[in-house]
RNA sequence: GCCAACAUAGCUUAGUAGGUAGAGCACUGGAUUCGUAACCCAGAGGUCAGCAGUUCGAUUCUGCUUGUUGGCU
Numbered sequence: 001g002c003c004a005a006c007a008u009a010g011c012u013u014a015g016u017a018g019g020u021a022g023a024g025c026a027c028u029g030g031a032u033u034c035g036u037a038a039c040c041c042a043g044a045g046g047u048c049a050g051c052a053g054u055u056c057g058a059u060u061c062u063g064c065u066u067g068u069u070g071g072c073u
Base pairs, nucleotide, nucleotide: 001072002071003070004069005068006067007066010025011024012023013022019056027043028042029041030040049065050064051063052062053061
């Protein structure tokens, strides 16, 4: 330099033939216990990398940019 894949909650990730995003762990509160851990209940936390385009409507489709990973040279 060329090509490809990926980017979603603090971390690991699911999701989708376009219709207002879920889980596990972690965190907070409660219940239980003499107390702690575990278990149980509830809660908070996401401008779905960024900018445009298409569309009534985009995490999802298209283009560009940024970053990460891999391959080729």
A computed fold for a 73-nucleotide RNA from an uncultured Clostridia bacterium, annotated as transfer RNA. The prediction has a mean pLDDT of 84. Rfam family: tRNA. Its family is annotated with triplet codon-amino acid adaptor activity in the Gene Ontology. Rfam's curators write: Transfer RNA (tRNA) molecules are approximately 80 nucleotides in length.